Source information:
c-di-GMP-I riboswitch aptamer from a bacterium, 75 nucleotides, folded computationally. It was read from a public genome assembly, where an Rfam model found it. The model forms 94% of the base pairs in the Rfam consensus. Its Rfam family is "c-di-GMP-I riboswitch aptamer". Rfam describes the family as follows. GEMM was predicted in a large-scale screen for bacterial structured RNA regulatory elements.
[in-house]
């Protein structure tokens, strides 16, 4: 550097569920919560799924790959 991931250290994210707003929905944004994650950090490009008002629509990255970027450092 490039890989790899401890029952390390500090510390970060945050599922189902409740409430509040937004949206037809899918889902999204806040606060509670916390099952999990070593990119559970960005990103719809390629697979996949979901939703529609079906249109040169839209939504999931906590479904997987691709591409970009990060903290710490025992084997």
């Nucleotide at each position: 550097a490039c890989g790899c991931g401890a029952c390390a250290a500090g510390g970060g994210c945050a599922a189902a569920c409740c409430g509040g707003c937004c949206g037809c929905a899918a889902g999204g944004c806040c606060g509670g919560g916390g099952c999990g994650c070593a990119a559970a950090g960005c990103c719809a490009c390629g697979g996949g799924c979901c939703c529609c008002a079906c249109g040169c629509g839209g939504g999931c990255a906590g479904c997987c790959g691709a591409g970009c970027u990060a903290c710490c450092g025992a084997a």